Background:
The RNA shown here (c-di-GMP-I riboswitch aptamer) has 85 nucleotides. It was read from a public genome assembly, where an Rfam model found it. Of the family's consensus pairs, 95% are formed in the model.

RNA sequence: UCCCGAUAAAGGCAAAUCCGCCGAAAAGCGGAGACGCAAAGCUAAAGAGCCUAAAGUCUUUUGACUAUGGCAGUCAGCUACCGAA
Numbered sequence: 001u002c003c004c005g006a007u008a009a010a011g012g013c014a015a016a017u018c019c020g021c022c023g024a025a026a027a028g029c030g031g032a033g034a035c036g037c038a039a040a041g042c043u044a045a046a047g048a049g050c051c052u053a054a055a056g057u058c059u060u061u062u063g064a065c066u067a068u069g070g071c072a073g074u075c076a077g078c079u080a081c082c083g084a085a
Base pairs, nucleotide, nucleotide: 004083005082012037013036017032018031019030020029021028035073041078042077043076047075048074049071050070051069056065057064058063
C1' cells in the first nucleotide's frame, strides 16, 4: 500500500410506517421513527437495470409507445474514516 472487517475507539447514515409540504405521477424535502448499512459518501449529461408517463405519437375506445421526470438502500464507476485478527 492492497485485500480484509472486530461484541475495538470516535463519529455517521436511516427502511417500513405516520404527519406536513411539493409534484401529473414516480419520486423528493422537513419532522417523528429505526429495518438495516463499512462506503446506505459522490456520480442518473459516460455503463447496465428499475419506476413513472404530464406533454407528444398511435388507436373508434379501452389502451399502447415514448424521458425531456426520477431511483445511488439493484449492479457498476469514483473517492474516503478507523485498524484487531